[in-house]
Molecule: small-subunit ribosomal RNA
Organism: bacterium
RNA sequence: AUCAUGGAGAGUUUGAUUCUGGCUCAGAACUAACGCUGGCGGCGCGUCUUAAACAUGCAAGUCGUACGAGAACCCUGGUGCUUGCAUUAGGGGGAGAGUGGCGAACGGGUGAGUAACACGUGGAUAAUCUGCCUUCGGGAUAGGGACAACCAUUGGAAACGGUGGCUAAUACCUAAUAACAUGGUCUUUUCAUAAGUUUAGAUCAUUAAAGGAUGGGGACCUUCGGGCCUCUCGCCUGAAGAUGAGUCCGCGGCCCAUUAGUUAGUUGGUGGGGUAAUGGCCUACCAAGACAGCGAUGGGUAGCCGGCCUGAGAGGGUGAACGGCCACAUUGGGACUGAGAUACGGCCCAGACUCCUACGGGAGGCAGCAGUUAAGAAUCUUGCGCAAUGGGCGAAAGCCUGACGCAGCGACGCCGCGUGGACGAUUAAGGCCUUCGGGUUGUAAAGUCCAGUAAGUAGGGAAGAAUAAGUAAUGGGUAAUAUUCAUUGCGAUGACGGUACCUACCUAAAGCCCCGGCUAACUACGUGCCAGCAGCCGCGGUAAUACGUAUGGGGCUAGCGUUGUUCGGAAUUAUUGGGUGUAAAGGGCGUCUAGGCGGGGAAUUAAGUUAGGUGUGAAAGCCAUGGGCUCAACUCAUGAAUUGCAUCUAAAACUGAUUCUCUUGAGUUCGGGAUAGGAGAGCGGAAUUCCUGGUGUAGCGGUGAAAUGCGUAGAUAUCAGGAAGAACACCAGUGGUGAAGGCGGCUCUCUGGCCUAGAACUGACGCUGAAGCGCGAAAGCGUGGGGAGCGAACGGGAUUAGAUACCCCGGUAGUCCACGCCGUAAACGUUGUAUACUAGGUGUUAGUGGCUUGUCCACUAGUGCCGUAGCUAACGCAUUAAGUAUACCACCUGGGGAGUACGGCCGCAAGGCUUAAACUCAAAGAAAUUGACGGGGGCCCGCACAAGCGGUGGAGCAUGUGGUUUAAUUCGAUGAUACGCGAAGAACCUUACCUGGGCUUGAACUGUGCAUGACAGGUAUAGAGAUAUAUCCUCCUUUCGGGGCAUGUAUAGAGGUGCUGCAUGGUUGUCGUCAGCUCGUGUCGUGAGAUGUUGGGUUAAGUCCCGCAACGAGCGCAACCCUCGUCGUUAGUUACAAGUGUCUAACGAGACUGCCGGUAUCAAACUGGAGGAAGGUGGGGAUGAUGUCAAGUCAGCAUGGUCUUUAUGUCCAGGGCUACACACACGCUACAAUGGCCGGUACAAUGGGUCGCCAAGCCGUGAGGCGGAGCUAAUCCUCAAAACCGGCCCCAGUUCGGAUUGCAGGCUGCAACUCGCCUGCAUGAAGUUGGAGUUGCUAGUAAACGCGCGUCAGCAACAGUGCGUUGAAUACGUUCCCGGGUCUUGUACACACCGCCCGUCAC
Repeated sequence: AUCAUGGAGAGUUUGAUUCUGGCUCAGAACUAACGCUGGCGGCGCGUCUUAAACAUGCAAGUCGUACGAGAACCCUGGUGCUUGCAUUAGGGGGAGAGUGGCGAACGGGUGAGUAACACGUGGAUAAUCUGCCUUCGGGAUAGGGACAACCAUUGGAAACGGUGGCUAAUACCUAAUAACAUGGUCUUUUCAUAAGUUUAGAUCAUUAAAGGAUGGGGACCUUCGGGCCUCUCGCCUGAAGAUGAGUCCGCGGCCCAUUAGUUAGUUGGUGGGGUAAUGGCCUACCAAGACAGCGAUGGGUAGCCGGCCUGAGAGGGUGAACGGCCACAUUGGGACUGAGAUACGGCCCAGACUCCUACGGGAGGCAGCAGUUAAGAAUCUUGCGCAAUGGGCGAAAGCCUGACGCAGCGACGCCGCGUGGACGAUUAAGGCCUUCGGGUUGUAAAGUCCAGUAAGUAGGGAAGAAUAAGUAAUGGGUAAUAUUCAUUGCGAUGACGGUACCUACCUAAAGCCCCGGCUAACUACGUGCCAGCAGCCGCGGUAAUACGUAUGGGGCUAGCGUUGUUCGGAAUUAUUGGGUGUAAAGGGCGUCUAGGCGGGGAAUUAAGUUAGGUGUGAAAGCCAUGGGCUCAACUCAUGAAUUGCAUCUAAAACUGAUUCUCUUGAGUUCGGGAUAGGAGAGCGGAAUUCCUGGUGUAGCGGUGAAAUGCGUAGAUAUCAGGAAGAACACCAGUGGUGAAGGCGGCUCUCUGGCCUAGAACUGACGCUGAAGCGCGAAAGCGUGGGGAGCGAACGGGAUUAGAUACCCCGGUAGUCCACGCCGUAAACGUUGUAUACUAGGUGUUAGUGGCUUGUCCACUAGUGCCGUAGCUAACGCAUUAAGUAUACCACCUGGGGAGUACGGCCGCAAGGCUUAAACUCAAAGAAAUUGACGGGGGCCCGCACAAGCGGUGGAGCAUGUGGUUUAAUUCGAUGAUACGCGAAGAACCUUACCUGGGCUUGAACUGUGCAUGACAGGUAUAGAGAUAUAUCCUCCUUUCGGGGCAUGUAUAGAGGUGCUGCAUGGUUGUCGUCAGCUCGUGUCGUGAGAUGUUGGGUUAAGUCCCGCAACGAGCGCAACCCUCGUCGUUAGUUACAAGUGUCUAACGAGACUGCCGGUAUCAAACUGGAGGAAGGUGGGGAUGAUGUCAAGUCAGCAUGGUCUUUAUGUCCAGGGCUACACACACGCUACAAUGGCCGGUACAAUGGGUCGCCAAGCCGUGAGGCGGAGCUAAUCCUCAAAACCGGCCCCAGUUCGGAUUGCAGGCUGCAACUCGCCUGCAUGAAGUUGGAGUUGCUAGUAAACGCGCGUCAGCAACAGUGCGUUGAAUACGUUCCCGGGUCUUGUACACACCGCCCGUCAC
């Protein structure tokens, strides 16, 4: 010095994961609007809607130095006289009009139209014009006639005119002169591909004017104005410039193909016309062209650009303000004037609308500035000034200027400032929360000391303003000291505005949104799927950080949110920068045109490409660096940039073009080979059915089982013969062949493609392929044949709740042939075609080569499997790629709507091809993972089934539940896992329920203040009682302050079996005593996860062994614990006559697959045996993993929240929980002879007992009573029954069975009426073994028998829980039912099959 300043993600599909994919959010911006709020200033911006309609005012005039005339008024003179009026002449004065010139085509507005040379950019004009301005040259002679104004008259309501007359000019006209101008002809010359053009010259023709005005002037003339001269300004003509404009061309920038063909002035030519100028611009004639898939024509939309917004960029969106261009001016059309218009504030015509009118006619155009109305979510003052800048006219002064400069309104935007600063703890009060201790608001406030910005008041006070006129000086110019030009000095003028700024005094001013995640920021109360919130996911059903409010907090700040729009994030249209096996996506297949792409060598060229130069790329903007407003926004200057276009020069590697050449891509010929490749014709056998005949007799056929059907008119079966049609067993093979669809008996004819071996030839002839063309299974359609079997539709029989099905009996189209249509399929390898490259292994088909001749090796082309690298979200693919690359085509862009509608094309039809939108959802989807599930599979277990024994379900009774009833029938438990459950015991109590009567700091508890000194207890009365009243009795201690205790009162509180078991703790049930459930480290996988824990064996067992990318460990299993069985030792209250141990209870021993045989991987283990009291966990118990069921329990207890407080609390009496048409569940007793009754006679164990158990004896038929011995217990008390022996009964509603009822008693207890138990006598119901179904049990078990205990005054106990006595049967086995474990498989399930989900109908 140059280059460079630059890229973030998140939420949401699932139980979880990875991916695909959409939706949503965070950012920036805005001509914005809306809600809440609002102190100041600067700079900007302000009808995006209806190019809707407009009241009123203003927005274009100016020049007397072009011209005529000249009002009011003033001065002077005259006349009249009423002496201040009228009139007249002259002079001054100059209004309002008029003629004439210039301007009005600029400036200002809007975006309707326009898809176009309209715009942008770069060129062309050799096809053009240009007033005013600048420079240079030439000229300006002589005449003429009018028309306005004005005067007179006249029409009309008005607007506006008519007729006659007068007059001037820089107005108009005629003539002269005239060229370097214009046109023609000729010669010459430059440039140009050409048409043409340029230079020089000759000749012919044509064409002009205003000398008008102001000023000055020495001489001369004069009518005293002037002539004349001169300066300046004008006029005519020519050339050049500048500026502005016209026309043409290349390139560039929207959507739709469901718009594919368009065009007759159309395309071109010739002649003519027209224009400033080219041209079908117009016209006549001639020719038949022109445009279009590189998108014509048609339709829709739109002013274009510099720029602006966004973005890392590439892009995308946009075209407000500022600037350039275009178009338009109420709508449509037309010309005039002019240098310039087809003219916003000009004209004419037509239409619509508005206004005036005397109805005859007229007037108007805010898309200029203000302003109004309507519309709309929405967009301002009928302001000041020409002081500045700029414009028009003028010589100038000046006039005009809603351009412009300013001010006003609007937080509409950007920028800046402020609402105070420092200190200040008792961490005040108040608020909110609270575990009640405190925390927070919070140094925040108060208070003290300071400061004083913006506003206000007062004082001072700018810059924006100088090149005006004029004047002075100097210089130019001039005949000149005039006029005039240049420079310098003096010199008037400010809308904003007494504004900015300075000084002094003195005080005001914060809101909005949010706080579940994304996303910074949390608590309380209220509400209770209500009210509401919500951008997406989603919150709200009584403990809501999500609704509403409050405290607190977070964010931004004179703003903050919401809505709308654009870009971004979105790599979600992918050029940068995506995909298509299964997520959306490869065309069904081939062939070929256009197009795209293309092998090796050489030469030329220079279109692409690269480099450099030149021009352009307006200004503003962006960027950089400086400067000015106190800063900033804003603004000024300089630079950079403007990635583009055009042109010139150079290079020649690559691509292109042209030419020459090569053989490897491609192709041709010759040898050999395989083949269900295609088309046609002919032939063959087996089978089926039918027909004829024979034999033969009663069934056949069909099914899960049947029936329809066929058959005595002879079926089925069997034999022989005949007919017909269709298909070709075996061979046959992940074998062959074809582009795909597809192709299968044999022979012949015609024909396509492929492979292989090596020679020769052509010489890139190639690859792909929109459109087009052809082929294209099955079904279907048309015409004509054919029709054996099969077989949609249809008929019948079954199945079933139904069965328009699956099964059976029949059966028509069709299936077959010929010809013609259709044109689709899961037309699939769900994988487009072609080429090249990239480890291998192993089969197979066809061919070739080699030798060492083999079960060999190698090569080529196919066809399969496995697998490395690599790829993939994974699954998987892997030389037959889904790997690495190239070329071309097709297709995709969330799900549904929908491959639908409309349109078009095709088809005889059926239908096919092409192919949307509205609306709706936040997903739809792919692969894989863990579970769960399956009328999936494998293995295994359990009284699960089976084999047995006994029950239940039927009866009566007892108990529980439901239901019903009731004042109440308190509450809970409800499939398994509620129902003889909580309740191991409801007459009162219990008790929670009902009725009635009472109490209200309360029946029980704690603290405090005050008062009292008792309270309790006894007696009496009233009452159902609680309670009330009366009476008797009546405190302790002290340091005398008081303390303890009690009562009353007040207060804080107490109480609640009220609610929520879905807020909870604890505890319990169940799966299940099932064998499972996990972790650490490692490894594998992107990940969820997997492995371990799977596999082979084995076990009761995840028990053990072996193997293994696993190695270990934990909770479970087992064992350790208790008990029973054997033995030993010790001790002995009691037992027993002693002594002893059979008894008691304490410690030990014993059993471990230890030993032997067999099986086994010679492992675990299993099996058999020995010994042993006991044998393979010896029997039983306790013990219950991770978890599941929001399982049960707020009524056992505890407890959050909530409700209640003269009651939902508490006391009392009575009643109820015990009801009773009924239903269910657990039981008891039975139905009898294996029994009942009577008599006799045996044998237990566990336990309990002093408010107790209760002996002997006596009384009673008995329950029981009297009685009192013993016992605080191995001491006393507590009959065992079935069994056995003998007798009676003799199969019956009984000598079975005992319900029910009557009478009479006993016991407990204040009290047995509702509502206890027991006894005696009498009564004597149902019931004769129990439907469908269902339950328990595998050994000291089931079954049977009795005994004890807890609760308890008593007892509804037939319950529950223990104890012993007697004591069986059966298990082939695991197909099935139920439950469980494990492995595997499918899944659209995950609330997990009681899942999910489709259609119809109803609401």